[in-house]
């Protein structure tokens, strides 16, 4: 990589649309675990650069269940 098998977290929240609806607009209030951005330590002599994460932020994405899911596990 790939099958399988586990895998949290936060709103079945207001108002409208619709014949209805799980769809769809518009507010509010919350997650942090696809994505994406940031930050030491330390590397270059200096300017400047350069580099992580489950930590920061919430752009994006999510807040009944399904799905999805970072990461685990085993097989190949």
């Nucleotide at each position: 990589a790939u099958a399988c098998g586990g895998g949290a977290g936060a709103a079945u929240c207001g108002g409208g649309g619709u014949c209805a609806g799980c769809c769809c607009c518009c507010g509010u209030g919350c997650c942090g675990a696809a994505g994406g951005a940031g930050c030491a330590a330390c590397c270059g002599c200096c300017c400047c650069g350069g580099u992580a994460a489950a930590c920061u932020c919430u752009c994006a994405g999510g807040c009944c269940a399904a799905a999805g899911g970072a990461c685990c596990g085993u097989g190949u």

This is a predicted structure of a 76-nucleotide RNA (Glycine riboswitch aptamer) from a marine eukaryotic metagenome. The prediction has a mean pLDDT of 77.